[in-house]
């Protein structure tokens, strides 16, 4: 320098045009326990990497950047 893949909550992950972006771990509160752990119930936490474009409608499609990884030179 060229090509490809992936960016979704603190971490991991599903969703691939239209319900309210769902789940696991973690976190907070309560119950339970002598305490810890486990269990049960409830709760908080997401500008879906950024900026544009297409569309009535974009997490999803397109482009350019940014980050990480892989391949080639």
């Nucleotide at each position: 320098c060229g090509g490809g893949a992936u960016g979704u909550a603190g971490c991991c992950u599903a969703g691939c045009g239209g319900u309210u972006a769902g789940g696991g771990c973690g976190c907070c509160u309560g119950c339970u326990u002598u305490g810890g752990g486990a269990g049960c119930a409830g709760g908080a936490g997401g500008u879906c990497g950024u900026c544009a474009g297409u569309u009535c409608a974009a997490u999803u499609c397109u482009g350019a950047c940014c980050a990480u990884c892989c391949c080639g030179a």